[in-house]
RNA sequence: GCACGUUCUCAGGGCGGGGCGAAACUCCCCACCGGCGGUAUGUCCAUAUGGGCGAGCCCGCGAGCGCAAGGGUUUUCCCCUUGGUCAGCAGAUCAGGUGCGAUGCCUGAGCCGACGGUCAUAGUCCGGAUGAAAGAGAAUGGAG
Numbered sequence: 001g002c003a004c005g006u007u008c009u010c011a012g013g014g015c016g017g018g019g020c021g022a023a024a025c026u027c028c029c030c031a032c033c034g035g036c037g038g039u040a041u042g043u044c045c046a047u048a049u050g051g052g053c054g055a056g057c058c059c060g061c062g063a064g065c066g067c068a069a070g071g072g073u074u075u076u077c078c079c080c081u082u083g084g085u086c087a088g089c090a091g092a093u094c095a096g097g098u099g100c101g102a103u104g105c106c107u108g109a110g111c112c113g114a115c116g117g118u119c120a121u122a123g124u125c126c127g128g129a130u131g132a133a134a135g136a137g138a139a140u141g142g143a144g
Stems, first nucleotide, its partner, number of pairs: 002144001004141007016030004031124002033113002035061004042053004056111002064089002066086001067083006093109005115127003
C1' cells in the first nucleotide's frame, strides 16, 4: 500500500417577477435547480510514469411507487412489519464545430424530474423524513 472485519462521521438543490381567477409558489409567460459510482479528446498542478476537477438527459446505483411474504380485520378498502429487483414503473439530447476518436469539450437549440396532500393540476410548497440510502471519509483489528 491492497483486500477483509468492526465502529463512527458525513451524505440534495430550486418559484423571484408578471397574467387569469373567488382561490394557483400547482395553470399560462419569463425564471430557478441538478444526489452517488463509472466513463473522459477538456482543464489545472506537478513534470517521471503522476495527481486534482470534469455528463441532470452515455452505463449503472439510490430513495420512492409497485410487487411478494407475514400480520392487524371474516372479506374489500386501509394500516403495520419484512424482502430489496424480486411482475413492473424508475425521466430526459439533438444539430453544428474540433478531432483518429466526443450523446462527455466548444457554440447553439431542446428535453426531463417518485409517492401522498392542497379552496386549483406542484422538479421548486407541505408531508412520510430529526427517516432511509447509493456512496464518501476517518479510526481501529488481527492475519495474509
Molecule: FMN riboswitch aptamer (RFN element)
Organism: Yoonia maritima